[in-house]
RNA sequence: GGGGCUGUGGGGUAGCUUGGCAUCCUACGGGCUUCGGGAGCCCGAGACCCCAGUUCAAAUCUGGGCAGCCCCA
Numbered sequence: 001g002g003g004g005c006u007g008u009g010g011g012g013u014a015g016c017u018u019g020g021c022a023u024c025c026u027a028c029g030g031g032c033u034u035c036g037g038g039a040g041c042c043c044g045a046g047a048c049c050c051c052a053g054u055u056c057a058a059a060u061c062u063g064g065g066c067a068g069c070c071c072c073a
Base pairs, nucleotide, nucleotide: 001072002071003070004069005068006067007066010026011025012024020056028044029043030042031041032040033039049065050064051063052062053061
């Protein structure tokens, strides 16, 4: 330099093909149970890497960029 893949709450992860209220686990905050701890249950807050385009509507499709990984040179 060229090509491919990936980027989603604090951490991890589903959803992307076939556009439509964004999933679950863990961690965190509150409550209940317990003498307390641990554990369990209930509730809550929290995310689509950036910019632009297409569309009524974009995590998803298109283009550009950034970052990481892999392959070729």